[in-house]
A computed fold for a 715-nucleotide part of an RNA from Archaeoglobus sp., annotated as large-subunit ribosomal RNA, domain II. Rfam family: Archaeal large subunit ribosomal RNA.
Context: one part of a larger RNA
């Protein structure tokens, strides 16, 4: 893991609220007792609860039948009016205002939902406290007892010698010390982070490694126990457990936490917000849902129109502030620099006013929408099939999110914290490749058409559809989220607008010309157009600078400006606009969903078809609410659902009453495109099976399984 069987809202008390039943200004018994086969069941027992009067802290005091309005009903109109409202009147507290309360309805048993205690739907801690079992594992202490192969080093004493006044010292010998060396057995367990890792083993193997006469190593016997013990001290060890041992027990310990909690249709359907709290994973009220009662008419989220309010977007500068240049005064006090040896005192920036032009603002406003709110009036659309309200019972939520507008905080964020709407949440279904919340549309069940969103070249259902223009970038083919893109920058390209020139010839290009005074003066080694400084005239001319680069030491030399010729029709130049190009880097080769597309399968404007959901129509056919005494009948505006509320069934076991069925086959159990029912589930036929079984109605339960890392068994 998988099959089978077991597995979770119960019991009692007390309360609460509706059904259901008796009795009713009263209602019931308890405990006990009598009968009886002692069992059902009956009777007997007001002690005593609860109602029948309330206000008031107490003292103490002490309550309705006068008017009106009107639903349902009834009525020949008029009206009557249970039951509801309103007024008025009473009781009591309280200085006053005002509160409570009075024109009777309770009380017992069952049921059902629910609250409180109690284990309280089940399962589940880690812990805490008592009593008791352990030192056969291990620590440590004590008594008795045993164990260490071989080899090496060679202290003291001691002996001989040699040296010395001695004290000693030095050699060679002998000795054989040592928490001494290298090494067996033993003890431990360094590396290999080798094997091994459902192992051989819940710490082993292998190879290596450290110790091996000592703080040594074993063996018996003994002692020290859980807040205790033992510790060469690591929070270690106390029986594979140890920052407090293990067994039992308080024990169902407690869990605001995790998980799971069993059949089946129908009708209704939510919250992630408030406000309190040692509150922030909870909980309690409300407020949003769900049931039921009551009441008995109006209720509005939509439009339009009147009459009233607003101070937002925007704008604006008149206040209130800020604020860039500029022009202009004013100068009492006061700041910087300058004039002065320092003042006085002047000049100038500042500073203050004024005004011109030019910004800014949530906590400025001379202004001021779009919209909102409130009232009326029409429409609409809900409601007498009973709303809007009022009461009562029962809940879940209270960790909420996505877009889209509007805002507070952030450089920012799939970021936060708020308001309006809206969907996921609780919503399938069709479209966006795929994709909770973007499109489209809200799915009662079967059949037929039509059309949304998106989309017709192939995967693919539909146009290689029609007309016009754009791009060459494979730009693109990508609605947004989202798979990006800016500042910048280019004779790409298309389209529009403005200026100059231009058949008295533009622009480009190509041939010619471009000159004399002169090498202009000053400078300079030189300066001759062209290192630099000043001046930049005049003449010949179609026209030609005292010179536009290049150049040379300096000249030369090329060249421009300007003029003329040839060609012969546009050129330049400024601005906007379309659709492209660079900027433009990310890790295995690669992404428009893919192929693949280029007068397009790409952008962009018109057209015309057509395809395409569970949406729209149309048939059928069910369920719900209502009408209706049924037959039956209307629903365009009912039938998506998670928490959760309600309603009706279906299986299981028992009991009680009734009907029935079995050896001519009862339960059980295997099968079958038999039938029935929306569904749980009922039947039927066949086989097996051998003795019980079922239906109605009524009660009752230890009823109903797939998940709980559920439990016990089996593969």
């Nucleotide at each position: 893991g998988c099959c089978a069987g077991g597995g979770a809202g119960u019991g009692u008390a007390c309360g609460g609220u509706a059904g259901g039943g008796g009795c009713g200004a009263g209602g019931c018994u308890a405990a006990g007792g009598g009968g009886u086969g002692a069992a059902a069941c009956u009777c007997c027992g007001a002690a005593g609860c609860c109602g029948g009067a309330g206000g008031g802290a107490a003292a103490c005091c002490g309550a309705c039948a006068g008017c009106c309005c009107g639903c349902a009903g009834c009525u020949u109109u008029c009206g009557c009016g249970a039951g509801g409202g309103g007024c008025g009147g009473g009781g009591u507290g309280u200085g006053c205002u005002c509160g409570c309360c009075c024109g009777u309805a309770g009380u017992c048993c069952c049921u059902a939902c629910c609250g409180u205690a109690c284990g309280a739907c089940c399962c589940g801690a880690a812990g805490c406290c008592g009593g008791g079992c352990g030192a056969u594992c291990u620590a440590g202490g004590c008594g008795g007892g045993g164990g260490c192969a071989g080899g090496g080093u060679g202290a003291a004493g001691c002996g001989g010698u040699g040296c010395g006044a001695a004290a000693g010292c030095g050699c060679c010998g002998u000795g054989g010390a040592g928490g001494c060396c290298c090494g067996c057995a033993g003890g431990g367990g360094u590396g290999u982070u080798g094997a091994u890792g459902u192992g051989c083993a819940a710490a082993u193997c292998g190879c290596u490694c450290c110790u091996c006469u000592g703080a040594c190593c074993c063996c018996c016997g003994u002692c020290u126990a859980g807040g205790g013990g033992u510790g060469a001290a690591a929070g270690u060890c106390c029986a594979a457990u140890c920052g407090a041992g293990c067994c039992c027990g308080g024990g169902g310990a407690u869990a605001g936490c995790u998980g799971g909690u069993u059949c089946c249709c129908c009708c209704c359907g939510a919250g992630a917000c408030a406000u309190a709290c040692c509150g922030c994973a909870g909980u309690a009220u409300g407020a949003c849902c769900c049931g039921u009662c009551c009441g008995g008419a109006g209720g509005u989220u939509g439009g339009c129109g009147g009459u009233g309010g607003g101070g937002u977007a925007g704008a604006g500068c008149a206040c209130u502030g800020a604020u860039a240049g500029g022009a202009g005064g004013a100068u009492c006090c006061g700041g910087g620099g300058g004039g002065u040896g320092a003042c006085a005192c002047c000049c100038u920036c500042g500073c203050c006013c004024u005004c011109c032009u030019g910004u800014c603002a949530a906590a400025c406003u001379c202004c001021g929408a779009a919209u909102c709110c409130a009232c009326c009036g029409c429409c609409g659309c809900c409601g007498u099939a009973g709303a809007u309200g009022g009461g009562c019972g029962g809940a879940g939520u209270c960790a909420g999110g996505g877009c889209a507008g509007g805002g507070g905080g952030g450089u920012a964020a799939g970021c936060u914290c708020c308001c309006u709407g809206u969907c996921c949440g609780a919503g399938a279904g069709g479209g966006a490749g795929a994709c909770a919340a973007c499109c489209c549309a809200g799915a009662c069940c079967g059949g037929g058409g039509u059309u949304a969103a998106g989309g017709c070249c192939c995967c693919u259902a539909a146009g290689u559809g029609c007309c016009g223009g754009c791009u060459a970038a494979g730009u693109g083919u990508a609605a947004a989220c989202g798979a990006u893109a800016a500042a910048g920058g280019a004779g790409g390209u298309c389209c529009c607008g403005g200026g100059u020139c231009g058949a008295a010839g533009a622009c480009a290009g190509c041939g010619g010309g471009g000159a004399g005074g002169u090498a202009g003066g000053c400078u300079u080694a030189g300066a001759a157009g062209c290192a630099g400084c000043c001046a930049u005239c005049c003449u010949u001319u179609a026209a030609a600078g005292a010179g536009u680069g290049c150049g040379u030491a300096a000249c030369a030399g090329c060249u421009c400006a300007c003029c003329c010729g040839c060609c012969g029709a546009g050129a330049c130049u400024c601005g906007g606009g379309g659709c492209g190009c660079c900027g433009a880097a990310a890790a295995u080769g690669g992404a428009c969903g893919g192929g693949g597309c280029u007068c397009a399968a790409g952008c962009c404007g018109g057209c015309c078809g057509c395809c395409g959901a569970u949406a729209c129509c149309c048939c059928g056919g069910g369920g719900c609410g209502c009408c209706g005494a049924a037959a039956g009948g209307a629903g365009a505006u009912c039938c998506g659902g998670u928490a959760g509320g309600g309603g009706g069934g279906c299986g299981u076991g028992c009991c009680g009453a009734u009907g029935g069925c079995g050896c001519a086959g009862a339960a059980g159990c295997c099968u079958g495109a038999g039938g029935c029912g929306u569904g749980a589930g009922c039947u039927c036929g066949g086989g097996u099976g051998g003795a019980g079984c079922c239906g109605u109605c009524g009660g009752u339960a230890a009823c109903g399984a797939a998940u709980a890392u559920c439990c016990u068994g089996g593969c």
The full RNA is in RNAcentral, with records from ENA.